[in-house]
RNA sequence: AAUGACAAAUCUGGAGAGUGGUGCUUAAUAUUAUAAGUACCCACCGAAGGGGAGAAGAUAGUGGUAAUAAGCCACUAUCGAAAAUCUCAGGUAACAGGACAGAUGGGGCAAA
Repeated sequence: AAUGACAAAUCUGGAGAGUGGUGCUUAAUAUUAUAAGUACCCACCGAAGGGGAGAAGAUAGUGGUAAUAAGCCACUAUCGAAAAUCUCAGGUAACAGGACAGAUGGGGCAAA
């Protein structure tokens, strides 16, 4: 120091499933109706987050085979995923959120 990947930040795109029922509170209100929040019940979704399993594979040990080795087979233990799975959480009109993808970006890191 070309360059490379990465974290914060910004912008863009971004799915699914109920505008459910009942009660309470607040606002507004002449009254009914309305909107928001909240508690419970029933029905659903998976792409904040999270959980479980333990695939391929790797390591170690034991036993068998082999020639004492390599290799092979079996068992045990440890490590080991996901957008699959579970629906705890979250969500089921719009708004908001949203895994992930693209762009910008500047901070440190690595670097012939």
This is a predicted structure of a 112-nucleotide RNA (Glycine riboswitch aptamer) from Psychrobacter piechaudii. The organism belongs to Psychrobacter, within Bacteria. The RNAcentral record of the sequence draws on Rfam. Its Rfam family is "Glycine riboswitch aptamer". Rfam's curators write: This family represents the bacterial glycine riboswitch. Of the family's consensus pairs, 89% are formed in the model. Its mean pLDDT, the model's own confidence on a scale to 100, is 75.